This is a predicted structure of a 539-nucleotide part of an RNA (small-subunit ribosomal RNA, 5' domain) from an uncultured bacterium.
Context: one part of a larger RNA
RNA sequence: GACGAACGCUGGCGGCGUGCCUAAUACAUGCAAGUCGAGCGGCUUGUGCUUUCCCUUCGGGGAAAGCACAGGUAGCGGCGGACGGGUGAGUAACACGUAGGCAACCUGCCCUUAAGACCGGGGUAACUAACGGAAACGUUAGCUAAGACCGGAUACGCCGUCCCCCCGCAUGAGGGGAUGGGGAAACACGGUGCAAGCUGUGGCUUAUGGAUGGGCCUGCGGCGCAUUAGCUAGUUGGCGGGGUAACGGCUCACCAAGGCGACGAUGCGUAGCCGACCUGAGAGGGUGAUCGGCCACACUGGGACUGAGACACGGCCCAGACUCCUACGGGAGGCAGCAGUAGGGAAUCUUCCGCAAUGGACGAAAGUCUGACGGAGCAACGCCGCGUGAGCGAGGAAGGCCUUCGGGUCGUAAAGCUCUGUUGCCCUAGACGAACGCCGGUGAGAGUAACUGCUCAUCGGGUGACGGUAUAGGAGAAGAAAGCCCCGGCUAACUACGUGCCAGCAGCCGCGGUAAUACGUAGGGGGCAAGCGUUGUCC
Numbered sequence: 001g002a003c004g005a006a007c008g009c010u011g012g013c014g015g016c017g018u019g020c021c022u023a024a025u026a027c028a029u030g031c032a033a034g035u036c037g038a039g040c041g042g043c044u045u046g047u048g049c050u051u052u053c054c055c056u057u058c059g060g061g062g063a064a065a066g067c068a069c070a071g072g073u074a075g076c077g078g079c080g081g082a083c084g085g086g087u088g089a090g091u092a093a094c095a096c097g098u099a100g101g102c103a104a105c106c107u108g109c110c111c112u113u114a115a116g117a118c119c120g121g122g123g124u125a126a127c128u129a130a131c132g133g134a135a136a137c138g139u140u141a142g143c144u145a146a147g148a149c150c151g152g153a154u155a156c157g158c159c160g161u162c163c164c165c166c167c168g169c170a171u172g173a174g175g176g177g178a179u180g181g182g183g184a185a186a187c188a189c190g191g192u193g194c195a196a197g198c199u200g201u202g203g204c205u206u207a208u209g210g211a212u213g214g215g216c217c218u219g220c221g222g223c224g225c226a227u228u229a230g231c232u233a234g235u236u237g238g239c240g241g242g243g244u245a246a247c248g249g250c251u252c253a254c255c256a257a258g259g260c261g262a263c264g265a266u267g268c269g270u271a272g273c274c275g276a277c278c279u280g281a282g283a284g285g286g287u288g289a290u291c292g293g294c295c296a297c298a299c300u301g302g303g304a305c306u307g308a309g310a311c312a313c314g315g316c317c318c319a320g321a322c323u324c325c326u327a328c329g330g331g332a333g334g335c336a337g338c339a340g341u342a343g344g345g346a347a348u349c350u351u352c353c354g355c356a357a358u359g360g361a362c363g364a365a366a367g368u369c370u371g372a373c374g375g376a377g378c379a380a381c382g383c384c385g386c387g388u389g390a391g392c393g394a395g396g397a398a399g400g401c402c403u404u405c406g407g408g409u410c411g412u413a414a415a416g417c418u419c420u421g422u423u424g425c426c427c428u429a430g431a432c433g434a435a436c437g438c439c440g441g442u443g444a445g446a447g448u449a450a451c452u453g454c455u456c457a458u459c460g461g462g463u464g465a466c467g468g469u470a471u472a473g474g475a476g477a478a479g480a481a482a483g484c485c486c487c488g489g490c491u492a493a494c495u496a497c498g499u500g501c502c503a504g505c506a507g508c509c510g511c512g513g514u515a516a517u518a519c520g521u522a523g524g525g526g527g528c529a530a531g532c533g534u535u536g537u538c539c
Stems, first nucleotide, its partner, number of pairs: 001538003005535005012386006018379002020344001025342003029339003034079003039076002042073014086297003096221007105214002110210002113207004118152004127142006158181008167172001187202006223269003230260003235257004240252003272294004276287004299320005322333004350376001352375003358372001359370004389419004399410004423480001426474004433466001438461008483528005488509003494523005504511002
């Protein structure tokens, strides 16, 4: 000097940050990932109309069915739950950093380009009925739909083999040709029209290229112990089979006997790595909180499924420990998400507000969801800023302390007078963050047979959790705001009394045994200041 600090005393305000370093211990409760009805069939609510039936005091009322419009949603289906958020256990490793490579690879959504969306089929949830179960949840039978599923056609842009050209260090890349092979698809909503159809928007299929994200390989680099010296059988290499998106002992059969090591293998211990952060003149040393990048993990261990992507924190299966429910047959759960609880500890916060902004998922959109995020709350935990007043004011007041008793000192300090009005308090006004999406108007453009619609521009309207906050103005009035450590030397700052090797101090040297500037108190002084000291750790 620094700190994610803690402890003691003290404590006015604001801004910006930071806040379980320990038990990767266990978790009550709530919330943290949904969305689409413009993919689908049901079910259902409201309104209106029509028909039929019933009642009627002839005004009307009620019921059922159908149609239309406007909603809702358990299920099927799609996309998203692989992002975002947390933690640092494990890991000494291609985990990370850096520089390269893949002629050995994948890539949903997005962009580009080219082409296409034809003909058919069977079933199953939901639902209904019956049954089982305490529940969780199921069994059987029957019915039905799709952008769910299946078959066929078409495709030559895909794949294999062969030939040619050309390029390359190369196993090969690129282009052309021949031949063989296996492959796609889905519609929805709106406008117009009697309809066929046309058209707008959003989707669908195949393929090329791109973008983005990822996978794999390699050189180099960064801990301790040699009181760890030998280690290794899928081990090292080859041929072949398998597997993967892809290379590879990745895996398997066979063959060979290799491979690593004092330039530190192997073992043990410790540890997430980095950008950075702290310190230092630098070299270096230390650290890896917050923020950003990468990695790993999600009660413990193992496994795969789905998918463009996982071996998947709030998915599935198995085993284990633990907790809970039970009708004892059987079930349910996983805060290292945000709050919060217990425990541990020297020690670390609210079971808050809002989706207004930014970002994300879904949706054509309106919008829905979002403990990401934006905010507020708590804590002097840190940094920064401000204040606790300013000027004048000597009878040098009273009082305290000291005194050689003359006086000295606290001290212009106070009182008093004049002024200012930060902050706090009261009153009044009151934001920026908001511009989009959306709604309304106007204009233009592309396209169409044409309109609607679409796209763009412009004008207006409307949308704020924070928040009656920031800010501004006004009133009033020194009134409400100073402590902590030290004063022997190092080291700035001295006297009196008490104590008497006691009580005590202390970072080192050392003080204290009767005049202690070193203990305790007081006065005075010094240093910092909403802080000041102490402890711990690092330089």